[in-house]
RNA sequence: UAUUUUCAGGGCGGGGUGCAAUUCCCCACCGGCAGUAUAGUCUGCGAACUGUAAUGAAAAGUUACAGCCGAAUCGGCGAAAUUCCGAUACCGACGGUUAAAGUCCGGAUGAGAGAAAAUG
Numbered sequence: 001u002a003u004u005u006u007c008a009g010g011g012c013g014g015g016g017u018g019c020a021a022u023u024c025c026c027c028a029c030c031g032g033c034a035g036u037a038u039a040g041u042c043u044g045c046g047a048a049c050u051g052u053a054a055u056g057a058a059a060a061g062u063u064a065c066a067g068c069c070g071a072a073u074c075g076g077c078g079a080a081a082u083u084c085c086g087a088u089a090c091c092g093a094c095g096g097u098u099a100a101a102g103u104c105c106g107g108a109u110g111a112g113a114g115a116a117a118a119u120g
Base pairs, nucleotide, nucleotide: 001120002119003118004117005116006115007114013027014026015025016024028103029102030092031091032045033044034043035042040090041089049067050066051065052064053063054062055061072088073087074086075085076084094106095105096104
């Protein structure tokens, strides 16, 4: 460097109200990939979502490009940490639903940042 294979997202338990809620309220629980002193909140990326173009019978699907893309402070140790320790906060796509969802169901037995292995 090329090819192939495998892997690659977690979480509603208890109580309250109600005809009805794992969706509301109180408590609880969860945290993709790479970088960097160990990161949901830094930097970059993926996914999701939106649009345009190509292909197509097609508002399907696929491909390419573009857009969009949430949220943290203080104190301590240290050579070094918005990453560790302590404290207190905050954030979470789209569609569905007897009632509003980060945690249920669905697209998804999908896609994928990337990780590992084998062979040449």